Annotation:
Predicted 3D model of a 72-nucleotide RNA (transfer RNA) from a Pseudomonadota bacterium. RNAcentral holds the sequence, with entries from ENA. The coordinates come from a structure-prediction model, not an experiment, and the mean pLDDT is 81. NCBI's taxonomy places the organism under Bacteria, Pseudomonadati, Pseudomonadota. Rfam family: tRNA. Rfam classes the family as a transfer RNA.
RNA sequence: UGCGACGAAGCUCAAUGGUGGAGCACCCGCCUGUUAAGCGGGCCUGCGAGAGUUCGAUUCUCUCCGUCGCAG
Numbered sequence: 001u002g003c004g005a006c007g008a009a010g011c012u013c014a015a016u017g018g019u020g021g022a023g024c025a026c027c028c029g030c031c032u033g034u035u036a037a038g039c040g041g042g043c044c045u046g047c048g049a050g051a052g053u054u055c056g057a058u059u060c061u062c063u064c065c066g067u068c069g070c071a072g
Base pairs, nucleotide, nucleotide: 001071002070003069004068005067006066007065010024011023012022013021018055026042027041028040029039030038048064049063050062051061052060
């Protein structure tokens, strides 16, 4: 430098052109002789940045940024 893949909650990941969810972690409470487990609630106001298409974009298109891989 070229090509490809991927950027979402603290972490790991769903999902769909029409209100963005789950599990784990963390915090509080219940329970328990204590811890763990279990139950309830909270954190949860989270889609890398900008533009374009569209009535509507996290989703489609383009550029840029970052990470990884391949080629040179």